[in-house]
Predicted 3D model of a 117-nucleotide RNA (SAM riboswitch aptamer (S box leader)) from a Candidatus Bipolaricaulota bacterium. The sequence was found by an Rfam model in a public genome assembly. Of the family's consensus pairs, 80% are formed in the model. The prediction has a mean pLDDT of 79.

RNA sequence: CUCUUAUCCAGAGCGGUGGAGGGACCCGGCCCGACGAAGCCGCGGCAACCGGCCCCGCACGGGGCGCCCGGUGCCAACGCCGGCCCUCCCGAGGCGAGACGGGAGGGGCGAUAAGAG
Numbered sequence: 001c002u003c004u005u006a007u008c009c010a011g012a013g014c015g016g017u018g019g020a021g022g023g024a025c026c027c028g029g030c031c032c033g034a035c036g037a038a039g040c041c042g043c044g045g046c047a048a049c050c051g052g053c054c055c056c057g058c059a060c061g062g063g064g065c066g067c068c069c070g071g072u073g074c075c076a077a078c079g080c081c082g083g084c085c086c087u088c089c090c091g092a093g094g095c096g097a098g099a100c101g102g103g104a105g106g107g108g109c110g111a112u113a114a115g116a117g
Base pairs, nucleotide, nucleotide: 001117002116003115004114005113006112007111008110013043014042015041016040017039021032022031023030026083027082028081029080044075045074046073049071050070051069052067053066054064055063056062079109084107085106086105087104088103089102090101091100
């Protein structure tokens, strides 16, 4: 880097350094930021994907809102919201449909984990 599977409305911040950006990319919106952004370092925390241990179970399968020891991850706002496609619903209008506005679900894109190449 590519592919596969799972998850993404829960949860969790202080200090130092740094010095103007940040919320993945593009567009639009809305936010965060000199009461100090990103990045880096230290400490702390959240969570429970993988490993380990423990519990339920004769045992396999399976389950645990058990531990948090190891490997990651994460610690503003739903993945901040929308965009493109599909299906359905609602509104107004209408013979009906499309276009318009709103909503729900799915896809796509992205992130993380585990595995494969």